RNA sequence: UAACCGAAAAGGCAAACUAUUUGAAAGAAUAGGGCGCAAAACCACAGACCUUUUGCAAGAGGUAGCUGGGUUACCGAA
Numbered sequence: 001u002a003a004c005c006g007a008a009a010a011g012g013c014a015a016a017c018u019a020u021u022u023g024a025a026a027g028a029a030u031a032g033g034g035c036g037c038a039a040a041a042c043c044a045c046a047g048a049c050c051u052u053u054u055g056c057a058a059g060a061g062g063u064a065g066c067u068g069g070g071u072u073a074c075c076g077a078a
Stems, first nucleotide, its partner, number of pairs: 005076002012037002017032006035065001041071003045068003048063006
């Protein structure tokens, strides 16, 4: 120095819920709030789940804080 790893420190993000807006809905955004998170930063590629169109097939949308995978990243004890 790098990787693995995750003690400490400096910070970071923000569940449920509430208010407003938006959407057909799932949901999303902003503000408050704080359950928690070492990638709870980003990506819809695969699976899963949710909404929706449809006679079936099949399609459209969403969830990255569901799992896997990919990319990037603060700090430096054992």